[in-house]
RNA sequence: CAGUGACAAGGGCAAACCCGUCGAAAGGCGGGGACGCAAAGCCACCGGUCUAAGGGACGGGUUCCUAUGACGGCGGAGCUGCCACG
Repeated sequence: CAGUGACAAGGGCAAACCCGUCGAAAGGCGGGGACGCAAAGCCACCGGUCUAAGGGACGGGUUCCUAUGACGGCGGAGCUGCCACG
């Protein structure tokens, strides 16, 4: 240094749900709360998923299409990193 996460230590993050708040929504943020996580740290580059305000279509409505909006706790790429083993 590659690799690995069996043991150990000190810690970290925080699903559902509830409250508040922002948003058209998806969802975000704050507080509570812990299902889980060794990158559940960062990043929308690739794939995927969600939403459809605005725009568009005609079939004219509980319709369809569309991301410039989101999701990193869906997978991959990239960047960074604690401890232990090695």
Molecule: c-di-GMP-I riboswitch aptamer
Organism: Pseudomonadota bacterium